[in-house]
RNA sequence: GGGCGCUUAGCUCAGUGGUAGAGCACUUCGUUUACACCGAAGGGGUCGUAGGUUCGAAUCCUUCAGCGCCCA
Numbered sequence: 001g002g003g004c005g006c007u008u009a010g011c012u013c014a015g016u017g018g019u020a021g022a023g024c025a026c027u028u029c030g031u032u033u034a035c036a037c038c039g040a041a042g043g044g045g046u047c048g049u050a051g052g053u054u055c056g057a058a059u060c061c062u063u064c065a066g067c068g069c070c071c072a
Base pairs, nucleotide, nucleotide: 001071002070003069004068005067006066007065010024011023012022013021018055026042027041028040029039030038048064050062051061052060
């Protein structure tokens, strides 16, 4: 330098055009002498950046950035 993949909650990941989700974690309550387990409730997101297409974009297209793999 060329090609490909990934980027979504604190972590691991779903979601392939029509209200952003799950598990774990966190907070509160219950239970316990207490902790853990268990049960109930709750908080937390500019969907990496900047543009474009569309009535509507996490999703399609382009740019840039970061990470990983392959080739030279």
Predicted 3D model of a 72-nucleotide RNA (transfer RNA) from Candidatus Ryanbacteria bacterium RIFCSPHIGHO2_02_FULL_45_17b. The sequence was found in a public genome assembly. It matches the Rfam family "tRNA". Gene Ontology term of the family: triplet codon-amino acid adaptor activity.